The RNA shown here (small-subunit ribosomal RNA) has 1396 nucleotides and comes from an uncultured bacterium. It matches the Rfam family "Bacterial small subunit ribosomal RNA". The coordinates come from a structure-prediction model, not an experiment, and the mean pLDDT is 83.
RNA sequence: UUAGAGUUUGAUCCUGGCUCAGGAUGAACGCUAGCGGCAGGCUUAACACAUGCAAGUCGAGGGGCAGCGCGGGUGGCAACACCUGGCGGCGACCGGCGCAAGGGUGCGUAACGCGUGAGCAAUCUGCCCGUGUCAGGGGGAUAAGCGAUGGAAACGUCGUCUAAUACCGCAUAACAGCCAUGGGGGCAUCCCCGGGGCUUGAAAGAUUCGUCGGACACGGAUGAGCUCGCGAGGCAUUAGCUAGUUGGUGAGGUAACGGCUCACCAAGGCUGCGAUGUCUAGGGGGUCUGAGAGGAUGGUCCCCCACACUGGAACUGAGACACGGUCCAGACUCCUACGGGAGGCAGCAGUGAGGAAUAUUGGACAAUGGUCGGAAGACUGAUCCAGCCAUGCCGCGUGAAGGAUUAAGGUCCUAUGGAUUGUAAACUUCUUUUGUACGGGAGCAAUAAGCGCCACGGGUGGCGCGACGAGAGUACCGUACGAAUAAGCAUCGGCUAACUCCGUGCCAGCAGCCGCGGUAAUACGGAGGAUGCGAGCGUUAUCCGGAUUUAUUGGGUUUAAAGGGUGCGUAGGCGGCUUGGUAAGUCAGCGGUGAAACGCAGGGGCUCAACCCCGGAGCUGCUUUGGAAACUGCUGAGCUAGAGUGUGGGAGAGGAAAGCGGAACUUUGAGUGUAGCGGUGAAAUGCGUAGAGAUUAGGAAGAACACCGGUGGCGAAGGCGACUUUCUGGACUGUAACUGACGCUGAGGCUCGAAAGCGUGGGGAGCGAACAGGAUUAGAUACCCUGGUAGUCCACGCCGUAAACGAUGAUGACUAACCGUCGGCGAUACACAGUCGGUGGCCAAGCGAAAGCGAUAAGUCAUCCACCUGGGGAGUACGACCGCAAGGUUGAAACUCAAAGGAAUUGACGGGGGCCCGCACAAGCGGAGGAACAUGUGGUUUAAUUCGAUGAUACGCGAGGAACCUUACCCGGGCUCGAACGGCUGGUGAAGAGAUCCAGAGAUGGUGACGUCCUUCGGGACACCAGUCGAGGUGCUGCAUGGUUGUCGUCAGCUCGUGUCGUGAGAUGUUGGCUCAAGUGCCAUAACGAGCGCAACCCUUGCUGCCAGUUACCAGCGCGUAAAGGCGGGGACUCUGGCGGGACUGCCACCGUAAGGUGUGAGGAAGGCGGGGAUGACGUCAAAUCAGCACGGCCCUUACGUCCGGGGCGACACACGUGUUACAAUGACAGCUACAGAGGGAAGCUACCUGGCGACAGGAUGCAGAUCUCGAAAAGCUGCCUCAGUUCGGACUGGAGUCUGCAACCCGACUCCACGAAGCUGGAUUCGCUAGUAAUCGCGCAUCAGCCAUGGCGCGGUGAAUACGUUCCCGGGCCUUGUACUCACCGCCCGUCAAG
Repeated sequence: UUAGAGUUUGAUCCUGGCUCAGGAUGAACGCUAGCGGCAGGCUUAACACAUGCAAGUCGAGGGGCAGCGCGGGUGGCAACACCUGGCGGCGACCGGCGCAAGGGUGCGUAACGCGUGAGCAAUCUGCCCGUGUCAGGGGGAUAAGCGAUGGAAACGUCGUCUAAUACCGCAUAACAGCCAUGGGGGCAUCCCCGGGGCUUGAAAGAUUCGUCGGACACGGAUGAGCUCGCGAGGCAUUAGCUAGUUGGUGAGGUAACGGCUCACCAAGGCUGCGAUGUCUAGGGGGUCUGAGAGGAUGGUCCCCCACACUGGAACUGAGACACGGUCCAGACUCCUACGGGAGGCAGCAGUGAGGAAUAUUGGACAAUGGUCGGAAGACUGAUCCAGCCAUGCCGCGUGAAGGAUUAAGGUCCUAUGGAUUGUAAACUUCUUUUGUACGGGAGCAAUAAGCGCCACGGGUGGCGCGACGAGAGUACCGUACGAAUAAGCAUCGGCUAACUCCGUGCCAGCAGCCGCGGUAAUACGGAGGAUGCGAGCGUUAUCCGGAUUUAUUGGGUUUAAAGGGUGCGUAGGCGGCUUGGUAAGUCAGCGGUGAAACGCAGGGGCUCAACCCCGGAGCUGCUUUGGAAACUGCUGAGCUAGAGUGUGGGAGAGGAAAGCGGAACUUUGAGUGUAGCGGUGAAAUGCGUAGAGAUUAGGAAGAACACCGGUGGCGAAGGCGACUUUCUGGACUGUAACUGACGCUGAGGCUCGAAAGCGUGGGGAGCGAACAGGAUUAGAUACCCUGGUAGUCCACGCCGUAAACGAUGAUGACUAACCGUCGGCGAUACACAGUCGGUGGCCAAGCGAAAGCGAUAAGUCAUCCACCUGGGGAGUACGACCGCAAGGUUGAAACUCAAAGGAAUUGACGGGGGCCCGCACAAGCGGAGGAACAUGUGGUUUAAUUCGAUGAUACGCGAGGAACCUUACCCGGGCUCGAACGGCUGGUGAAGAGAUCCAGAGAUGGUGACGUCCUUCGGGACACCAGUCGAGGUGCUGCAUGGUUGUCGUCAGCUCGUGUCGUGAGAUGUUGGCUCAAGUGCCAUAACGAGCGCAACCCUUGCUGCCAGUUACCAGCGCGUAAAGGCGGGGACUCUGGCGGGACUGCCACCGUAAGGUGUGAGGAAGGCGGGGAUGACGUCAAAUCAGCACGGCCCUUACGUCCGGGGCGACACACGUGUUACAAUGACAGCUACAGAGGGAAGCUACCUGGCGACAGGAUGCAGAUCUCGAAAAGCUGCCUCAGUUCGGACUGGAGUCUGCAACCCGACUCCACGAAGCUGGAUUCGCUAGUAAUCGCGCAUCAGCCAUGGCGCGGUGAAUACGUUCCCGGGCCUUGUACUCACCGCCCGUCAAG
């Protein structure tokens, strides 16, 4: 001292990218802003610059005196003028020192420029320090000045005078040079010390007498120069570079080495450990980040370098090739009298420009430092201060305590009330930092000259006194006043702390990523509240982190991105056993260095902190030196286990060449022979009477080698297949004779390298790109067919790629078993186990995201090489190399997306597979689709044709009754406490369906007869009127909902607990075998159980027993009638309705382990679920319904509410659905004549009687009903019709009626008479039904005044046909498989085109 999260999916694991949370900044922008301290402040145009300042100083070097002051003199009343270097001083000038420092900037520079460590035996160094010695004597000029003169100016030119610490000789001097010589040392050239000879080069004076200077030599210090090791950018789509180049000899040059320069000679030098080129860049200390290793960066401060308008050059000097010097060239700006001149802010301020963006034309030399001076002092935009800016860091404040009716207001809610803002405020008490006013008021100052004292040999040193403050009347301190003067910004969907309301309605907008917004948005905008930080808060930009996402620490490559197609091999990397030496690597010790600042720990100073100061550890580095010797390296000696050789064997489609064989195909001449052949899903093109195809024997040619043949063999890979011969490579095995590490890997390099393709020349049977024709098709530049050229074959030469795959690089070692197979050895027996080398299967451990791999590893290790770093763009472009070409190799970027992907899981799907079921098909029967009509819907129309339902699962559906009503629609007329209801207040009045009358279409308005409750006399109950609080809405949202319903589907499924398996999603159970109508059961079984479904329990029907017996029944008895259970009676029967029984594969036979199945079985009313009904799992379709009801939200409130009259929902060119009636003789009509069940009935059903052709009417009786009543038809018997638009069919229309009802015009049903349409069995297509079913016949009921009912729900009568079977269509269930689908195939997705 190491934190993660969001995002690929329906879900999961993994890979992998993107994004976020952190820190940082010379920042900028938005909103906001009280104070102070300390820092910082052109990152862009090294763009251009107005103005001022930034380097001078010394009179104690000099000649002097322009200007100033003093003194003196002359003139003058004075002011003043003039003269005077005498003094203070001093412009310009000569001279000295400085100007090479300080300050600025980062253009250039990839370099010994920088850093670090060394070296110079190859060097210099002004001022400073130390030591030694010296300073003798001369000379000639020149500036200033003066005079003249040119020019607009800048600036000169000529003449003449003059000084010096300016300049030049001479003398003197050697440790300097040369010559020889003695000694010592080292590092190759060499260096040091000693004495001798020869040669050459010095100086300056000033003075206040204190001193300051001058010359030479040596040494020191400081500074500088040169050289070397190591370190630190990108690009190889930059691979070769180099002529003074590399070296030598000699010379020149330099302070010094050196090709630094030159002459000659040699031909070298650098480079894959990256030369050269190109792009970028000042380097370091450090700074930011990070756990670290690293990564990024180099602003402020310090060190070094480079530069000073651009380029070049030198001069002076100790030092420069010189920011505020010179010269030349260039660009630009300015002045000009046009002839010429002047300039260089990357110094401090400042201006313009550029830009998102960066300050004052301030004060002072008081301090620190610098230059000059002996000093005083002068100069100093270095520096110290102040000003501006929230740019950053740090600190302080905006008050503190108490204070509940938890006030008002705001906001929200489940809303008589509660929550929140919130102890927050108000209010009371207190404090005074900050602020305002007044007063006081620093440190920074040390000391210089000078004075005094002390120590003194000198000079000097020590102590005391001693002028001077820009900042600044600032910091700080004191007093007074008074909560007084001071809070914002961002956020609140997840990540991520913080939630509600309103507005908006895929709009406006938000957004870092995922994503929000299409009427209930915690995601937009506002509000309230909350959260975070706070004089700041957010945003943007950039860097590091998170990112183990370049992985040294610390990743990978079967399938996610990634193993080179293969081998040989160079460099390089790595390398067996024993032993000696060495010490390069390595290890620890000592020394040098690693500047300071910074960072860290400790201590200290500003009231704290930031900030500053002190000493310390550290600075992971480089280097010197003496040691150690295990390991690596180097070197010597040896070994045999690696590797290789020899020798003996056997195996093999290993390779190359030559030869040779048979079958088949094609073709060719001939024979036989006749009409087709061929081809396909079906055809056609094609071939054939000029004789095909078929067949017989013969000829030719080319290519390939059947059987054997095999998860067999060989080879490095590509690849290799008849047979024989020749040449030839490799592997394996036995043996252990030989060599003695000779090995492994392998960047570049070289070789080989399927198919296709290319070049030249051959060859060409079959096949067959291109091409042609025929088909298929919407088209068919395809798949199929008939032909057919390149090619396929051979020789030689190119190409160099493939899913060149085991998608798995090479080598070595190690790690359980079991079962095959090939080649050796052992053994020979046809058995068998062992061993070596290959080739397969299944698995332990282990590994892996999983699938899987597993001694032939994807396990555990070692070595080397190759390759990967999100998807697309793209293996593309450009460049280069290779190629004849085709093309290959190498190989980007802009831009764009938030994913792309791997493995596995659940489903769904498949013109995948297996098994199974269903009136699903098939087999049948009857329909629909054609007609007319009824009804519903669409459409159209309309003032309105109210609304909803829309594949299956809407359409005779909501509606089980639209003339008014209903009614929701339209027109018109009214009402607004309202048509109904509740509470309160006031008034009037009993109530009263307020009768009656009038107006009106009505609602309504007016009229107002009759009538008068209880009472404690206050009033109460009730009604009306006025007011008020609640109303009312079939207005919207079924995508906000409840409830209910349809459908898959009465399909057999859907799940759970525990356990187990899997990292996980999930799996198992629920799979498998058999069986069933069924996840029904049995067996098996890592599952064992359970729940919702199935079945059963319920109702009904079929048989029966018991009980009961009216209104039902009537056998026996009696009465009685025309007849009749009509009556007495009966409890037998039928029946009614209550309780039971019965059926369970129980019995038999066969099959089967069982479950169960089968049977003309037995028995039985019924037999394998007896028939029918009710009953509908988890869920799907945002399925239907806000108009049945309920309900959230929104909307209307003299109307979207409500009342009334009338109209509409009934329209009608059309289209569709569902039905009815038919088209007829299995029929129609007429007459006669039987037999039900289930229901209904009081404003009802009605017997019966009368009238009417009839609907019906008038009477009358029974019955709240097993009692009365409503009631059959088809069938049966007889007659007639005779195949026709009819004696079929009944629409439509006319007339006359009946009934209901306030009212049948729009718009009712029924009756009678008349009229008598379409229609002669219905195209494609389609529906129902498996038995009391279909078909057919009638009956009843609900709703209802009536009825548009042919509809719906029930009831009974008559009563069939067919099912071989599961290939196909549809739907469903289970298992399995593939998947890029999961909104789930009505999916996903590709290309083109159009608009934009």